[in-house]
RNA sequence: AAGGCAAACCUAGUGAAAGCUAGGGACGCAAAGUUACCGGUCUUAGAUCAUUUCUCGCAAGAGUUAAUGAUGAUGACAGCGGGACUGCCGAC
Numbered sequence: 001a002a003g004g005c006a007a008a009c010c011u012a013g014u015g016a017a018a019g020c021u022a023g024g025g026a027c028g029c030a031a032a033g034u035u036a037c038c039g040g041u042c043u044u045a046g047a048u049c050a051u052u053u054c055u056c057g058c059a060a061g062a063g064u065u066a067a068u069g070a071u072g073a074u075g076a077c078a079g080c081g082g083g084a085c086u087g088c089c090g091a092c
Base pairs, nucleotide, nucleotide: 004029005028009024010023011022012021013020014019027079033085034084035083037082038081039080040077041076042075047071048070049069050068051067052066054063055062056061
């Protein structure tokens, strides 16, 4: 020097969400290539618990219809740090 990737945002698809995929777009990146192994971060559908509600019951209580809240990865993030693996061009 050539060449590469593509944040936010927009559009479409997908997903419960976080997010992901494709197109547009460039904030940045010398591994912004691959990999959830370690730490971290994000999300909470299912699950569990609580409160209220609903149904049955004279009641005690039973069931668990619905809503809300809490807990919580079997979901994600490699453009948060570390580790592992791989690698283009040029110069010396």
Description: c-di-GMP-I riboswitch aptamer from Thalassotalea sp. HSM 43, 92 nucleotides, folded computationally. The sequence is in RNAcentral, with records from Rfam.